[in-house]
Molecule: Bacterial large signal recognition particle RNA
Organism: Candidatus Zixiibacteriota bacterium
RNA sequence: GUGUGCUAGAUGGGGAGUUAGCGGUGCCCUGUAACCCGGAACCCGCUAUACCGGGAUUGAAUUCCCACCCGAGGGUUAUGCGACCGAUUGUAUUCGAUGCUUAAGUGGUGUUGAUGGUCGGGUCCUGUACAACAAGAGCCUAUGAACCCGGUCAGGACCGGAAGGUAGCAGCCGUAAGUAGUUACUGUUGUGUGUUGCAGGGUCACCCGAUCUGAGCUAACUGGGCGGAGGAUCUUUUGGUUAGCGAUUCGGAGGUGGGUGCACAA
Numbered sequence: 001g002u003g004u005g006c007u008a009g010a011u012g013g014g015g016a017g018u019u020a021g022c023g024g025u026g027c028c029c030u031g032u033a034a035c036c037c038g039g040a041a042c043c044c045g046c047u048a049u050a051c052c053g054g055g056a057u058u059g060a061a062u063u064c065c066c067a068c069c070c071g072a073g074g075g076u077u078a079u080g081c082g083a084c085c086g087a088u089u090g091u092a093u094u095c096g097a098u099g100c101u102u103a104a105g106u107g108g109u110g111u112u113g114a115u116g117g118u119c120g121g122g123u124c125c126u127g128u129a130c131a132a133c134a135a136g137a138g139c140c141u142a143u144g145a146a147c148c149c150g151g152u153c154a155g156g157a158c159c160g161g162a163a164g165g166u167a168g169c170a171g172c173c174g175u176a177a178g179u180a181g182u183u184a185c186u187g188u189u190g191u192g193u194g195u196u197g198c199a200g201g202g203u204c205a206c207c208c209g210a211u212c213u214g215a216g217c218u219a220a221c222u223g224g225g226c227g228g229a230g231g232a233u234c235u236u237u238u239g240g241u242u243a244g245c246g247a248u249u250c251g252g253a254g255g256u257g258g259g260u261g262c263a264c265a266a
Stems, first nucleotide, its partner, number of pairs: 002265005009058003012030004020047005035055005064259006073250005080245002082242006090234001092233004099226004104222003107218003116212008124201006130194002132191004137186002140181004149174004157166003
C1' cells in the first nucleotide's frame, strides 16, 4: 500500500422563548444524501459526560472532529446618527389680520367759496308762566234715619169743669254722616308730558345763519412710515414614539486549512 471485519463517531444545525440550568416537543430561520418507533406546554426527560427508552443504517472519510473566513436569520442597545409627534426658548428669519400716521398718485369735494377766525342761534341745564294729563277736595245732582234728627203732625193718647194746653206714631216736606254720579266752574298737589312763551346759565363737541379771509379740504383705493394679535421656518432645552443606518451579541448553509483508532490475511 491492498483486502476483510470491527470500534469511536455520524444519520442535521441554529435563533428567540421557557427554565436554576441543559436538551426535546411547539414557533421562526437555514438546509437535505439529512433513519424509524414510543413519550411531552396546566409539559417531558436529564444535571455540567445535562432528552429518555427501543431498533436500523453507515462508518475512519465528499459524510466524523477542530480552527479560521464569510454571514441567511434572530436578539440587545436608543446618552451614536437619523425620522416623526408634543412642549419650551429667542437682540433669529419670514408671512401677516387689525390700528395709527403721511399725502406722492387715483378718486371725491371746493371761486355757485375750501380752510380758518369772529358774532348770533339751536341741540344741553336751571327757574318760571301757560298748556296737557292724573289724583284728591270744594261746588252741583240724586239718594240717604222704624224710635234714640228737624218741621208740619190726620187719627188716637194725656191734663183740665170748660176755655185751652202738652207729648207725639204713620204720612208728607227737609236735613247730617255716608253712598253714587257729573266734570261746566273754583282751588290744591303731582308729572319719564310739551314743534309753546319769558328770564338766566353753559357752549368741549356737532348743526344752522351772518360776516371777514381767499385755496384748499378729505383719506375710500394704491404707495410711504410706525406698531402689531397670530401663523410658519430655524435655533436652544426637554419628553415621547419608531427601528432606517450604526454598534454589539448568537449564528444555519457555504468556503479554506488541519486531524482521526483496533484486529486479521496475503